[in-house]
This is a predicted structure of a 528-nucleotide part of an RNA (small-subunit ribosomal RNA, 5' domain) from an uncultured prokaryote. The prediction has a mean pLDDT of 87.
Context: one part of a larger RNA
């Protein structure tokens, strides 16, 4: 001198953008963050609406009917593995770089080929029984895009090259003719479904270099090296197992110990280089501790399960519940970090054809002068150089053009009124195309109409009153800009260093004066 996720003191006027648990990965009330789909099934608890009944008070009450619109519970499907948090663990192919091969990959795109004929349960519903509860148990029925065969197999997958293996599901919208039990069967569309190639995006796997301190750590290692052979995995591989060889690493630093998440990047400095890794953006690795596997394209899974553990809380004592390192928000540590806010308007993301639904991601408000910008707290004029306070050699000097006084302006803050943009969708007419048998549906493009903002009293603009509402703070001996009285007297004190103070203290306290910064100033802390 630069800089901080800073924190105390002390003052504080406004706005912009940014940042805000660095400690205890302690504990955690409460509320809320992952859930959609009835256009995949059975089906009505709840609400509207319609039909019918029965009562009357004649527009209400009750009941009944899934008939719409909708939809609790349930089966089933896609997502709950991404988003969001936090760094404990970890010195490691963990991360960064720069290359590889023996792999998987749901949705999504593009291509080949399919989507034929059948069956048996199960939830729910009913009935019953157990239990405080939490939930379980039997009987009986019933439905699917659930589940099981069966039939085809281009390509697919085995092979000893003779052969052998395997699939699928329907919904929905529209229709001229033809069939028809008037359901529909068929055509067409669209979304699914199956099977198989490639593509993008995604994941796992080896490798070389690089990645912190100590030798007062000098030896380590038996599945440990490496072969066979069999298991395993989506996939190489001692990953495993079994035999069989002794072999592998280390002074270029093995193992041990201590410390840490790594990175782009920050800070810092002419640079080389030190330093640090909050915010933001990738990669890791956690989810009370420990261990497990399950579904699944993925997970060994933050708000999934299962078992041990401490711990809270319930209880009929038999037995059950939880997991804030999610957003808020208590307690507690602490020098010390915010609202139990508002909204899905936007952007993104789960489900749905679609409207729409969720979305503490996200967009914004709220609080902190943490931090950076930035703007103001007035501007001209005014010498009797006023009072008044300090100083004085007592003559005056200084405060100080400063103030009063005149004469103006009105930014911001105040009150009032106007007002962009952030919105583009969706929907609803037309016309066109494409599709098709079709002028239906659908699905582009084009135009009209109609219409969604939390923020928000938005930005910004007018307009109105008035100098009105708006300054500190630290310093002043030398390093270092800034002197002078008056107390005190090695006392009180001060100090970054030197060093001040024992009676003329420019150094301790206070007045006047000055300086430097200014809505901040100054102090410890850290870093360079």
């Nucleotide at each position: 001198g630069a800089u901080u996720g800073a924190a105390c003191g002390u003052u504080g006027g406004c706005g912009g953008c940014a940042g805000g648990c660095c400690u205890a990965a302690g504990a955690c009330a409460u509320g809320c963050a992952a859930g959609u789909c009835g256009a995949g099934c059975g089906g009505u608890a709840a609400c509207a609406g319609a039909u019918c009944u029965a009562g009357c008070u004649u527009g209400c009450u009750a009941g009944a009917u899934g008939c719409u619109g909708a939809c609790g519970a349930g089966c089933g499907g896609c997502g709950g593995a991404c988003g969001g948090g936090u760094g404990a663990g970890u010195a490691a192919c963990g991360c960064g770089u720069a290359g590889g091969a023996a792999u998987c990959u749901a949705u999504c795109c593009a291509g080949u080929a399919g989507c034929g004929g059948g069956g048996g349960a199960u939830a729910g519903c009913c009935c019953g029984g157990g239990g405080a509860a939490a939930c379980c148990c039997g009987g009986a029925u019933u439905a699917a895009u659930a589940c099981c065969g069966c039939a085809u197999a281009c390509g697919c997958c085995c092979c000893a090259c003779g052969g052998g293996g395997g699939a699928a599901a329907g919904g929905c919208c529209g229709g001229g003719a033809u069939c028809u039990u008037c359901g529909g069967a068929c055509c067409g569309g669209u979304c699914a479904c199956u099977a198989u190639u490639g593509g993008a995006g995604g994941a796992g796997c080896c490798u070389g270099c690089g990645u912190u301190a100590g030798a007062u750590u000098a030896g380590c290692u038996a599945g440990u090296u490496g072969g066979u052979a069999g298991g395993g995995u989506a996939a190489a591989a001692g990953c495993c197992u079994a035999c069989c060889a002794a072999g592998g690493c280390a002074a270029c630093g093995a193992u041990c110990u201590a410390u840490a998440g790594c990175u782009g990047u920050u800070c810092u400095g002419a640079g080389a280089g030190g330093a640090a890794g909050a915010u933001c953006a990738g990669c890791c690795a956690c989810a009370c501790u420990g261990g497990a596997a399950c579904u699944g394209a993925g997970a060994c899974a933050c708000g999934g399960u299962c078992c041990a553990g401490a711990c809270u809380c319930c209880u009929a004592c038999g037995g059950g519940a939880g997991g804030c390192a999610g957003c808020a928000g208590u307690c507690g540590g602490g020098a010390a970090u915010a609202u139990u806010g508002u909204g899905c308007a936007a952007u993104g993301g789960g489900g749905g054809a679609a409207a729409c639904c969720c979305u503490g991601a996200c967009a914004c408000a709220g609080c902190c002068a943490u931090g950076c910008c930035g703007c103001g707290u007035g501007u001209g004029u005014g010498a009797a150089g006023a009072a008044g306070g300090c100083c004085c050699u007592a003559g005056g000097g200084u405060u100080g053009u400063a103030a009063a006084g005149c004469a103006c302006u009105u930014u911001c803050a105040g009150u009032a009124g106007g007002g962009a943009g952030g919105a583009a969708a969706a929907g609803u007419g037309u016309a066109c195309a494409g599709u098709u048998a079709a002028u239906a549906c659908c699905u582009g493009u084009a135009u009209g109409c109609c219409g969604u903002g939390a923020c928000g009293u938005u930005a910004c603009c007018u307009a109105c009153a008035g100098a009105a509402g708006a300054a500190g703070c630290a310093c002043c001996g030398g390093c270092u800009a800034a002197c002078u009285c008056c107390g005190u007297g090695c006392c009180a004190g001060c100090a970054g260093c030197c060093g001040c103070g024992g009676u003329a203290a420019u150094a301790c306290g206070g007045a006047g004066g000055g300086u430097g910064c200014g809505a901040g100033c100054g102090u410890u802390a850290a870093u360079c």
The full RNA is in RNAcentral, with records from ENA.